[in-house]
C1' cells in the first nucleotide's frame, strides 16, 4: 500500500508557540472559512463517543443495553451541497463510486 466488512442527515473546543497564503480529499460548478492570520508542525487543558475493548441480557448464529475513556478516531457549514445512475414538469427520494475512521486480514 492492497482487500473484506462496518458507519458516515447526530454529537463535541480553547488558548499560547513557529509560520505567512492559502483552505473545505480528489480534476468541475457553486457556497463558505482566512493577514481580525490559511495550511502545516509544537505545547497546555477541555470536550464528543463510530469501531475495538469492560460489563449486562439473550441467541444455533447475528444482536440488545450500559457505563467509562484503557487503545485509535473526532470537535464550522450533512462526507458544505451538487456533479454519475434511476426519478420528475420541476423537485423530493433511492443507489452507486470515491473517500474518512474502526476492526480483521496480507
Nucleotide at each position: 500500500c492492497g482487500c473484506u466488512u462496518a458507519u458516515c442527515c447526530a454529537g463535541a473546543a480553547a488558548a499560547g508557540g513557529u509560520g505567512g497564503a492559502g483552505g473545505g480529499a480528489a480534476a468541475u460548478g457553486g457556497c463558505c472559512c482566512a493577514u481580525u492570520g490559511a495550511a502545516a508542525c509544537c505545547u497546555u487543558u477541555a470536550g464528543c463517543a463510530a469501531c475495538c475493548g469492560u460489563c449486562u441480557u439473550g441467541u444455533c448464529a447475528u444482536a440488545u443495553g450500559a457505563a467509562a475513556a484503557g487503545g485509535u478516531g473526532c470537535u464550522a457549514c450533512a462526507u458544505c451541497c451538487a456533479a454519475c445512475c434511476u426519478g420528475u414538469a420541476a423537485a423530493a427520494a433511492g443507489g452507486a463510486g470515491a473517500g474518512a475512521u474502526a476492526a480483521g486480514u496480507c